[in-house]
């Protein structure tokens, strides 16, 4: 220098003026984001039983760890991809059962002789010698067809030919020894070739009640009743148990009125810093801080100096002038996470090629 | 704001994981004097990526569109 790779991070900075939201008596203070976003997971809270037992649906799926909890994270192990730095992976079980594989292809599951090899053995013919027909038959090495052909190379064997048999390779195993918590490596021994697809049904092994701040709760305004229902609700998949209400309450459905106001509502599994404990993810302690809470929805414009990108003009150069741009977006009960959107930019670590000292 | 539900030619609409088909409607010949009807032929689609499988409209993952509920008080 060139082409990569992996973390973390910013997201225009300051300053005047005018404006909107919230707290407050004034002074004054706070006032979008890394995704507030998709609502694709788990949780806080709330109300239904304190959320309780079984089935059924649903979900996740190497291992060991982290956490409130998880489909996140971290370590690790298996495979896959790259020269590498590194990056992907729904990665349990196909010897429980059941299913599926169109065309093509002779055969698609304990297969299969279209071409092909052979024709020892037995059969024909033949001077019954040689040697010949390719008839019964044998063969899965070669061709072909496919996504996928009952293990792959070699060498032996054979009439050809086959794990028929060897050696090495790959698989396989209720098996032995070692090494790891564990997934799994590593050697050994044993016989064997036993296919795919579970993001098909399925099995296994855990996990899950249901609803969702329009949740729940108070207070105010109006206005009009009607029906169903024996057993019915909390339960919106069923059983059971609980608990509640029983003949006027409750619970649905049609009708009607309303379109307000409080709480919930923003101090938190919270920020940042030290120091500790771990490989890390994360803990744990100390110590400082308060950092939107709108309800048709505020967080904005404008002007001045810089910043960064592009254009244009002057200028030999150094530079001046002037203009336009500055991402994706934007809270709504609150948090962890995933995912996707994101102009431009810093910063550390690395790997690989070619020069040069 | 939270929750359901669904995207197949221009419209409607079918398709066990195996060659995306039907009908109106489009176009171009034909019949006709023209025009319609009607014969023949033709174009033209599974919401965008990914990922499972040999092989997806359909299985699974993530965007992006549309369309529906819903509070209080009697």
């Nucleotide at each position: 220098c060139g082409a990569g790779c992996c973390c973390a991070c910013c997201g225009g900075a300051c300053g005047g003026c005018c404006g909107c939201g919230g707290g407050g008596a004034u002074a004054c203070c706070c006032g979008a984001g890394g995704a507030a976003a998709g609502u694709c997971c788990g949780g806080a809270c709330u109300c239904c039983a304190c959320a309780g037992g079984g089935c059924a649906u649903g979900g996740u799926g190497c291992u060991g760890g982290g956490u409130a909890a998880c489909a996140c994270c971290c370590a690790g192990g298996c495979g896959g991809g790259g020269c590498g730095a590194c990056c992907c992976g729904a990665c349990g079980g196909a010897a429980a059962g059941u299913g599926c594989a169109a065309c093509a292809g002779a055969g698609a599951g304990c297969a299969g002789a279209c071409c092909g090899c052979c024709g020892a053995u037995g059969g024909c013919c033949g001077g019954c010698a040689a040697g010949g027909c390719a008839c019964a038959g044998g063969c899965a090495a070669g061709g072909g067809u496919g996504a996928a052909a009952c293990g792959g190379c070699g060498g032996g064997g054979u009439a050809a030919g086959a794990g028929c048999c060897c050696a090495c390779c790959a698989g396989c195993g209720u098996c032995c020894c070692g090494g790891g918590c564990g997934a799994c490596c590593g050697g050994g021994c044993g016989g064997c070739u036993c296919g795919g697809c579970a993001a098909a049904c399925c099995c296994c092994a855990c996990c899950c009640g249901g609803a969702g701040c329009a949740a729940g709760g108070c207070c105010a305004a109006g206005c009009a009743g009607g029906g169903a229902c024996a057993u019915c609700g909390g339960u919106g998949g069923c059983c059971c148990g609980c608990c509640g209400a029983u003949c006027a309450a409750g619970u649905c459905c049609c009708g009607g009125g309303u379109a307000g106001g409080c709480c919930g509502c923003u101090a938190g599994a919270g920020g940042c810093g030290g120091c500790g404990a771990g490989u890390g993810a994360u803990c744990g302690u100390c110590g400082u801080c308060c950092c939107a809470g709108a309800u048709g929805g505020a967080u904005g414009g404008u002007c001045g100096u810089c910043c960064c990108g592009g254009a244009g003009c002057c200028u030999u150069u150094c530079g001046g002038c002037c203009c336009c741009g500055g991402a994706c977006a934007g809270a709504a009960u609150c948090c962890g996470g995933c995912u996707u959107a994101u102009a431009g930019g810093u910063g550390g670590g690395c790997u690989c090629g070619c020069c040069c000292c | 704001u939270g929750c359901g539900g669904g995207g197949u030619c221009g419209u409607c609409u079918a398709a066990c994981g195996g060659c995306a088909g039907g009908a109106c409607g489009c176009c171009u010949g034909g019949c006709u004097c023209u025009g319609g009807a009607c014969c023949a032929g033709g174009a033209a689609g599974u919401u965008g990526g990914g990922g499972u499988u040999c092989g997806a409209a359909u299985c699974c993952c993530u965007g992006c569109c549309c369309c529906g509920c819903a509070g209080c008080c009697a």